[in-house]
RNA sequence: CAACCAUCCAGAGCGGCUGAGUGACCUGGCACGACGACGCCGCAGCAACCCCUCCACGCACCGCGCGUCGGGGCGAGGGUGCUACCGCCAGGACCGAUGGAGG
Numbered sequence: 001c002a003a004c005c006a007u008c009c010a011g012a013g014c015g016g017c018u019g020a021g022u023g024a025c026c027u028g029g030c031a032c033g034a035c036g037a038c039g040c041c042g043c044a045g046c047a048a049c050c051c052c053u054c055c056a057c058g059c060a061c062c063g064c065g066c067g068u069c070g071g072g073g074c075g076a077g078g079g080u081g082c083u084a085c086c087g088c089c090a091g092g093a094c095c096g097a098u099g100g101a102g103g
Stems, first nucleotide, its partner, number of pairs: 001103001004100005013043005021032003025092005044083003048080004057075003061071003064067001087095001
């Protein structure tokens, strides 16, 4: 970078810096914002996907060749992600975001 699969009405905020727009894009609404939004950083939290081997571990279960055995599961831990509003709402567009496994 292009294609594939899954998910997107649940959940989870404080501090510091900054300083004018922001909620992806278009149209129309609605909302957040100088009582400092958005963004960035730190910490904390949430819990979806993956690993659960490599960094540690723990719990019970199943199998037999009963072992310093094999197997999958869960927790913890790890890799990402997320923490106003249903992806803010409706319509639109080769829509977007996140994760996974490959090229």
The RNA shown here (SAM riboswitch aptamer (S box leader)) has 103 nucleotides and comes from Sanguibacter keddieii. Its Rfam family is "SAM riboswitch aptamer (S box leader)". About the family: The SAM riboswitch is found upstream of a number of genes which code for proteins involved in methionine or cysteine biosynthesis in Gram-positive bacteria. NCBI's taxonomy places the organism under Bacteria, Bacillati, Actinomycetes, Sanguibacteraceae, Sanguibacter. The sequence is in RNAcentral, with records from Ribocentre.